[in-house]
RNA sequence: AACUGAAAAAGGCAAACUUUCCGAAAGGAAAGGACGCAAAGUCAUGGGCCUAAGGCGCUAGCGCAACGGUCGCCAGACUGCCGGC
Numbered sequence: 001a002a003c004u005g006a007a008a009a010a011g012g013c014a015a016a017c018u019u020u021c022c023g024a025a026a027g028g029a030a031a032g033g034a035c036g037c038a039a040a041g042u043c044a045u046g047g048g049c050c051u052a053a054g055g056c057g058c059u060a061g062c063g064c065a066a067c068g069g070u071c072g073c074c075a076g077a078c079u080g081c082c083g084g085c
Base pairs, nucleotide, nucleotide: 003084004083005082012037013036017032018031019030020029021028022027035072041078042077043076045075046074047073048070049069050068055064056063057062058061
């Protein structure tokens, strides 16, 4: 440095749910809590998915569509602990 996660050690993160706050919503932050995770660390770059405030359209409450989200959906990029080889 590349590949890899069998057994192990040191540690790490934290789903659902609850409370408070932010947000139009999706969702996010903090505290509690652990379903899971070897990148469940970082980046919305490509695809997917979610939402639709503002905008546009119309039959006026529906349709379209991110400049909003999601990296714990996948891919890609960058970085990283321990062990094996």